[in-house]
RNA sequence: GGUCGCGUGGCCUAAUGGUCAAGGCGCUGGUUUUCGGCACCAGAGAUUGGAAGUUCGAGUCCUCCCGCGAUCG
Numbered sequence: 001g002g003u004c005g006c007g008u009g010g011c012c013u014a015a016u017g018g019u020c021a022a023g024g025c026g027c028u029g030g031u032u033u034u035c036g037g038c039a040c041c042a043g044a045g046a047u048u049g050g051a052a053g054u055u056c057g058a059g060u061c062c063u064c065c066c067g068c069g070a071u072c073g
Stems, first nucleotide, its partner, number of pairs: 001072007010025004018056001027043005049065003053061001
C1' cells in the first nucleotide's frame, strides 16, 4: 500500500429502516444491618467514532475520513 471485518453509557452485550436506543456489571440514594456485605426498591449515566448523503423516518443503508483488528504483498 491492497482487501475484509469491527467501532453503541465507566466495562460488557442487544436493538427487523419505525414507540422514549434494551439489559447485565459497576456508580449514587433509600430500606435492611452495630458497621460492611448480601438482598430489595429507586435514580443518574448514550444523542450510537467524525462528516456528508439517501429516506417521511438512519445505531442500521451509501460515500469519505479517523481508530482498532485480521489477511495479502
Molecule: transfer RNA
Organism: Tuber magnatum